[in-house]
Molecule: c-di-GMP-I riboswitch aptamer
Organism: Chloroflexota bacterium
RNA sequence: UGGUGAAAAGGGCAAACUCCGGCAAACCGGGGGACGCAAAGUCACAGGUCUAAGGUCUCUAAGGCUAUGAUGGCUGGGCUGCCACC
Numbered sequence: 001u002g003g004u005g006a007a008a009a010g011g012g013c014a015a016a017c018u019c020c021g022g023c024a025a026a027c028c029g030g031g032g033g034a035c036g037c038a039a040a041g042u043c044a045c046a047g048g049u050c051u052a053a054g055g056u057c058u059c060u061a062a063g064g065c066u067a068u069g070a071u072g073g074c075u076g077g078g079c080u081g082c083c084a085c086c
Stems, first nucleotide, its partner, number of pairs: 002086004012037002017032006035073001041079003045076003048071003054066004
């Protein structure tokens, strides 16, 4: 440096749910809590998915479309990392 792996050692993160807060929403942050995760570290580049404030269409209401919003614990990919073995 590359590959394989979590058996060992030291550990790490934290789903659902809940409380508080942010937000139009999706969702996000903090506390509690652990479903799980060998990158469940990090990055919205590509795809997928979620939301639709604003815009637009229809229009009696309702509603449809749309990302510049979100999702890294959806997939791919970039960068970085502990241990063991080869």